Predicted 3D model of a 336-nucleotide part of an RNA (large-subunit ribosomal RNA, domain IV) from a Kiritimatiellia bacterium. Taxonomically the source falls in Kiritimatiellia (Bacteria, Pseudomonadati, Kiritimatiellota).

Context: one part of a larger RNA
RNA sequence: ACCUCGUUAAGGAACUCGGCAAUCUAGCCCCGUAACUUCGGGAGAAGGGGUCCCCGGCCUGAGCCGGGGCGCAGUGAACGGGCCCAUGCGACUGUUUAACAAAAACAUAGCACUCUGCAAACAUUAACGUGGAAGUAUAGAGUGUGACACGUGACCAAUGCGGAAAGGUCAAGGCAAGGUGUUAUCCCUUUUAUUAGAGGAGAAGCUCCGAACCAAAGCCCCCGUGAAUGUCGGCCGUAACUAUAACGGUCCUAAGGUAGCGAAAUUCCUUGUCGGGUAAGUUCCGACCUGCACGAAUCGUGUAACGAUAUGGGCGCUGUCUCAACGAGGAUCUCG
Numbered sequence: 001a002c003c004u005c006g007u008u009a010a011g012g013a014a015c016u017c018g019g020c021a022a023u024c025u026a027g028c029c030c031c032g033u034a035a036c037u038u039c040g041g042g043a044g045a046a047g048g049g050g051u052c053c054c055c056g057g058c059c060u061g062a063g064c065c066g067g068g069g070c071g072c073a074g075u076g077a078a079c080g081g082g083c084c085c086a087u088g089c090g091a092c093u094g095u096u097u098a099a100c101a102a103a104a105a106c107a108u109a110g111c112a113c114u115c116u117g118c119a120a121a122c123a124u125u126a127a128c129g130u131g132g133a134a135g136u137a138u139a140g141a142g143u144g145u146g147a148c149a150c151g152u153g154a155c156c157a158a159u160g161c162g163g164a165a166a167g168g169u170c171a172a173g174g175c176a177a178g179g180u181g182u183u184a185u186c187c188c189u190u191u192u193a194u195u196a197g198a199g200g201a202g203a204a205g206c207u208c209c210g211a212a213c214c215a216a217a218g219c220c221c222c223c224g225u226g227a228a229u230g231u232c233g234g235c236c237g238u239a240a241c242u243a244u245a246a247c248g249g250u251c252c253u254a255a256g257g258u259a260g261c262g263a264a265a266u267u268c269c270u271u272g273u274c275g276g277g278u279a280a281g282u283u284c285c286g287a288c289c290u291g292c293a294c295g296a297a298u299c300g301u302g303u304a305a306c307g308a309u310a311u312g313g314g315c316g317c318u319g320u321c322u323c324a325a326c327g328a329g330g331a332u333c334u335c336g
Base pairs, nucleotide, nucleotide: 002330003329004328005327006326007325008324010322011321014320019317027051028050029049030048031047036041038147052069053068054067055066056065057064058063070074082315083314084313085312086311087310088309089307090306094106095105110145111144112143113142114141115140116139122131123130124129148302149301150300151299153232154231155230158229159228160225161224162223163222167220168219169218173214174213178209179208181206182205185201186200187199189197233251234250235249236248237247260294261291272288273287274286275285276284
């Protein structure tokens, strides 16, 4: 020097990414307790007092009241909340990466849409069957959102889904005009004749091809549908200082982002600008709006309570530090 502990003058976060770690606080009784709030909470808010022993009283009391006593200290050891303010996210209790992540991720009650009339939809299986369910639309399944409050705008052009069936397109198949191949027979040529051979026509049957016509869903076409997948513009000019533009023009589009919020878990430029807090603040809080690139159930904006959550600040407290010291036990090393 190392590990686990104990104590520490003065200061008290100056340490550090950050109070990480370690102190502080602490049980029970009494008094007292703010904003806010969903009226339940917040709350053990905060903050203050008591606590041991002896005697007496209260009919009794692990109690209360009064008087007295001792110590630095009376929950005398052990056990045993530090607190407050502002803000982001998620409503909450819950769940999760067994063995680097416990969270703002997942779930949740609530909300909405879609499907399903029961031999249900849906899931599983090759099938039988089984679950759904010994349930029956106040039921069951799927998808999205995620308590609660206020709200949830525009676009159906694309994609998807639903509907309608007039027309167009359209397969197998059906019907079948016609044709291909084959040839009984016939014709022609050659031979004196029979025969043989070459060529041509060709019924029936068999075979192959096959126009027109008939022919479903789908697609085209038409209508609807956003808490379906999704999308939600550009340029130019204009007011009696300047600046800005309520206003106007024009191009494009299916329609051009409404309410609310906004340098945000989203802002590149950026430590934007202003205000607050500090002696000093890239973080934090409140505003502004120039939103590179917020925005309404891939929900928007708020919100009491809750959180081993994220960020900033304050009080208390301390060896985190100024700056280190001493002590206890251990481990290690040398010698025996």